[in-house]
RNA sequence: UCCUCGAAAGGGCAAACCGCGCGAAAGCGCGGGACGCAAAGCUACGGGCCUGGGAGGUUUUUCUCCCGUGGCGGCCGAGCUGCCGAA
Numbered sequence: 001u002c003c004u005c006g007a008a009a010g011g012g013c014a015a016a017c018c019g020c021g022c023g024a025a026a027g028c029g030c031g032g033g034a035c036g037c038a039a040a041g042c043u044a045c046g047g048g049c050c051u052g053g054g055a056g057g058u059u060u061u062u063c064u065c066c067c068g069u070g071g072c073g074g075c076c077g078a079g080c081u082g083c084c085g086a087a
Base pairs, nucleotide, nucleotide: 005085006084012037013036017032018031019030020029021028022027035074041080042079043078045077046076047075048072049071050070051068052067053066054065055064056063057062
């Protein structure tokens, strides 16, 4: 110094919930708030889930497939970047 790894210190992010606003919805932004997080930083690339639309099956519940310049990066992978340094 690098990889694995995650003790310590300093700092960082912020689930549920609440308020206000946006959205048809899923959900998002800001403020409060902390369940957690060593990538809970970034990218919807693969899978998954949610929402909306369409087609088909089904008596219904509901199931399958396709589509969205809809959403989730705090569901799992992948890619890129990154703070500290005990064992």

A computed fold for an 87-nucleotide RNA from a Planctomycetota bacterium, annotated as c-di-GMP-I riboswitch aptamer. It was read from a public genome assembly, where an Rfam model found it. Of the family's consensus pairs, 95% are formed in the model.